[in-house]
Context: one part of a larger RNA
RNA sequence: CGUUAGAGUAUUGCGAGGAGCCUUCCUUAGUACGAGAGGACCGGGAAGGACGAACCGCUGGUGUACCAGUUAUCGUGCCAACGGUAGACGCUGGGUAGCCAAGUUCGGAGCGGAUAACCGCUGAAAGCAUCUAAGUGGGAAGCCCACCUCCAGAUGAGUACUCUCAUGAAUUAAAUUCAGUAAGGUCACCCACAGAACAUGGGUUGAUAGGUCAGUGGUGGAAGCGUGGUAACACGUGCAGCCGACUGGUACUAACAGACCGAGGG
Numbered sequence: 001c002g003u004u005a006g007a008g009u010a011u012u013g014c015g016a017g018g019a020g021c022c023u024u025c026c027u028u029a030g031u032a033c034g035a036g037a038g039g040a041c042c043g044g045g046a047a048g049g050a051c052g053a054a055c056c057g058c059u060g061g062u063g064u065a066c067c068a069g070u071u072a073u074c075g076u077g078c079c080a081a082c083g084g085u086a087g088a089c090g091c092u093g094g095g096u097a098g099c100c101a102a103g104u105u106c107g108g109a110g111c112g113g114a115u116a117a118c119c120g121c122u123g124a125a126a127g128c129a130u131c132u133a134a135g136u137g138g139g140a141a142g143c144c145c146a147c148c149u150c151c152a153g154a155u156g157a158g159u160a161c162u163c164u165c166a167u168g169a170a171u172u173a174a175a176u177u178c179a180g181u182a183a184g185g186u187c188a189c190c191c192a193c194a195g196a197a198c199a200u201g202g203g204u205u206g207a208u209a210g211g212u213c214a215g216u217g218g219u220g221g222a223a224g225c226g227u228g229g230u231a232a233c234a235c236g237u238g239c240a241g242c243c244g245a246c247u248g249g250u251a252c253u254a255a256c257a258g259a260c261c262g263a264g265g266g
Base pairs, nucleotide, nucleotide: 001153005164006163007162008161009160010159011158015150016149017148018147021049022048023047024046025045026044027043033038051107052106053105054104055103059101060100061099062098066094067093068092069091070090071086072085073084074083075082076081110145112144113143118138119137120136121135165266167179168178169177170176184261185260186259187258189202191201192200208254209253210252211250212249213248214247215246217243218242219241224237225236226235227234228233
């Protein structure tokens, strides 16, 4: 811009894409078959490989400043306690959320259809024969459905429900143009389970973000003081102190104040 008034919500699916895999074992059954050796079709069941999707309860990885330890040096006047630097974690031991796989769960189902090669039934031309000429069956990991995802720019522009509508001005041949509006929407604002931009989701009739409170979880026992020890240090106070993203509550702070677009009865 179109979809022939302007909007909101919910949908149908023309069509498009994805998937489609394989192995072993048990049973049927040591049966059919076969002199024996050997050894099935069909059907039922169970494991597994690769591939794919989703997820983070478990096992783990990462987790750049969440916790702790520690060396050198500088600083906060000193002790103690802290802070900076040592590559844009100084090193080391752990680690929440998130992300992830090596972890977990699931998937490739169909005794649906039409068929290929092929196998048939009935059957003439051609008194026979013949799957074919008329007619009528079976038959594949393949085709069309079915399964998953997207989809009305599917210009063939679909469908359903709901909402708003008889304002002003100019000009006419006119479904004309302009302005302010309605329903509604956008910008702006606070943001994240969303995200390249856009989009999606929230906004006081509010838990959207921050703060705060509580909890989960991480680290692992803070500082100060006391006691013991010459001291290094240990123990007690005290599963302490501290804590990014997690969970729940709470309007304390901020989603304020505004601006703009947007029909004229089709």
A computed fold for a 266-nucleotide part of an RNA from Chroococcidiopsis cubana CCALA 041, annotated as large-subunit ribosomal RNA, domain VI. Its Rfam family is "Bacterial large subunit ribosomal RNA". Lineage of the source: Bacteria > Bacillati > Cyanobacteriota > Chroococcidiopsidaceae > Chroococcidiopsis cubana.